[in-house]
């Protein structure tokens, strides 16, 4: 360097919940907590999921409203694929 992850050393991230805080929701953020994770480090490129304000269509009507459908340009990298970077060193 490469490929690799049984170890070893240093470590790192941190589910679920809980409390505030953003957000119509999805979901995020920060505090605690730790299910796990060899990339659970970043990226929405490909699939996959997962919300529906707002638009649209119906229907109600108690009419500036309510309820159903539909619909990403919103989320989700801790779902998978795939790009980039990285610690260690058995072999």
């Nucleotide at each position: 360097g490469g490929c690799u992850g049984c170890a070893a050393a240093g470590g790192g991230c941190a589910a679920a919940c809980g409390c505030c805080c953003c957000g119509a929701a999805a979901g995020g953020g920060g505090c605690g907590g730790g299910c796990g994770c060899a990339a659970a480090g970043c990226c929405a490129c490909g699939g996959g999921u997962u919300u529906a304000a707002a638009g649209c269509c119906g229907g109600c009507c108690g009419c500036u409203g309510c309820c159903g459908g539909u619909c990403a340009g919103g989320a989700c990298c801790g779902c998978c694929g795939g790009g980039c970077u990285g610690c260690c060193g058995a072999c």